The prediction has a mean pLDDT of 84. A computed fold for a 73-nucleotide RNA from Anaerolineaceae bacterium 4572_5.2, annotated as transfer RNA. It matches the Rfam family "tRNA". It is annotated as a transfer RNA. The sequence is in RNAcentral, with records from ENA.
[in-house]
C1' cells in the first nucleotide's frame, strides 16, 4: 500500500428497509428462605464507531473516514 471480516447496553452476542432495537450474564429492587445461594417477578442501562448520501422510512443499502483482527505485497 491492497484485500477480507468486525465495531449494537458494563461483558459476550442476535437483529428480512417498517411495532417502543432484543437475548444471556452482570448490576439494582421485590418475592421465596431461619439465613445465604438457587429460583421467580420487575427495573435501570443504547443517541447501533464518526460524518454524509439514497429512501416516505436506515442498526440494515451506498460513499468517505476512524478503529480492531487477519491475509497478501
Nucleotide at each position: 500500500a491492497g484485500c477480507g471480516c468486525g465495531g449494537u447496553a458494563g461483558a459476550g452476542c442476535a437483529g428480512u428497509g417498517g411495532u417502543u432495537a432484543g437475548c444471556u450474564c452482570a448490576c439494582g429492587a421485590g418475592g421465596c428462605u431461619c439465613a445465604u445461594a438457587u429460583c421467580c417477578u420487575c427495573g435501570a442501562g443504547g443517541u447501533c464507531g464518526a460524518c454524509g448520501g439514497u429512501u416516505c422510512g436506515a442498526g440494515u443499502c451506498c460513499g468517505u473516514c476512524c478503529u480492531g483482527c487477519g491475509c497478501u505485497a